[in-house]
RNA sequence: AAGGGUAUAGCUCAGUGGUGGAGUGCAUGCCUUGCAUGCAUGAGGUCUGGGGUUCAAUCCCCCAUACCUCCA
Repeated sequence: AAGGGUAUAGCUCAGUGGUGGAGUGCAUGCCUUGCAUGCAUGAGGUCUGGGGUUCAAUCCCCCAUACCUCCA
């Protein structure tokens, strides 16, 4: 320099156009003499940024940023 990949909850990751989820962690309640375990409930996301296509974009297209990777 050229190519490919990744970016979604505190963390690890799903989600292939129609109001964004799981595990774990956190908070509250139940349970216990207490703790742990278990059960229930809840909070926590401008889906990396900008633009485009579409009635509608986390998803499709383009550019940028960060990281990873292959070749030389």
Transfer RNA from Vicugna pacos, 72 nucleotides, folded computationally. The coordinates come from a structure-prediction model, not an experiment, and the mean pLDDT is 82. Rfam family: tRNA. From the family's description: Transfer RNA (tRNA) molecules are approximately 80 nucleotides in length. Lineage of the source: Eukaryota > Dipnotetrapodomorpha > Boreoeutheria > Tylopoda > Vicugna.